[in-house]
Molecule: transfer RNA
Organism: Ruminococcus sp.
RNA sequence: GGCACCUUCGUCUAAUGGUCAGGACGCCGGGCUCUCAAUCCGGAAACGCGGGUUCAAAUCCCGCAGGUGUCA
Repeated sequence: GGCACCUUCGUCUAAUGGUCAGGACGCCGGGCUCUCAAUCCGGAAACGCGGGUUCAAAUCCCGCAGGUGUCA
């Protein structure tokens, strides 16, 4: 340098055009307990950046950035 794939809460992960972006762990608050742990309830928290298509984009297209693999 060419090609392929990936980028979503703090971490891991789901959602393949439309209803509030869902779940697990972690974090915060509360219940229970003499206290802690465990357990139960509740809460905050995310679509890499720019542009395009569409009535509507995390999702489709283009570019950029970063990462992984592979070829040279």